[in-house]
RNA sequence: GCUGAAAAAGGCAAACCCAUCGAAAGGUGGGGACGCAAAGUCACCGGUCUAAAGGAAGCGGUUGGUUGGCUUUCCAGGAUGGCGGGGCCGCCAGGA
Numbered sequence: 001g002c003u004g005a006a007a008a009a010g011g012c013a014a015a016c017c018c019a020u021c022g023a024a025a026g027g028u029g030g031g032g033a034c035g036c037a038a039a040g041u042c043a044c045c046g047g048u049c050u051a052a053a054g055g056a057a058g059c060g061g062u063u064g065g066u067u068g069g070c071u072u073u074c075c076a077g078g079a080u081g082g083c084g085g086g087g088c089c090g091c092c093a094g095g096a
Base pairs, nucleotide, nucleotide: 002094003093004092011036012035016031017030018029019028020027021026034082040088041087042086044085045084046083047080048079049078050077054075055074056072057071058070059069
């Protein structure tokens, strides 16, 4: 460096439930195991989800304007590594 058929040492933990943080997506801790050979790690690229405060567009209102209200979820922002790619690191075994 390659491979994960078998065996073995060990590891992680979906749904769901409880607690807690968050506007939400979701996170964290405990219980729990559907699965996982990187289900270790890094939001760098793409995807997906979210849309509170901020921007944008629209609606309504107004003589006009500002502030404020409502809607969209387009953007920043947020989340996801158990969605794909990439970077970094690593256990056991096999065979060379």
Model confidence (mean pLDDT): 78 of 100. The RNA shown here (c-di-GMP-I-GGC riboswitch aptamer) has 96 nucleotides and comes from a Rhodocyclaceae bacterium.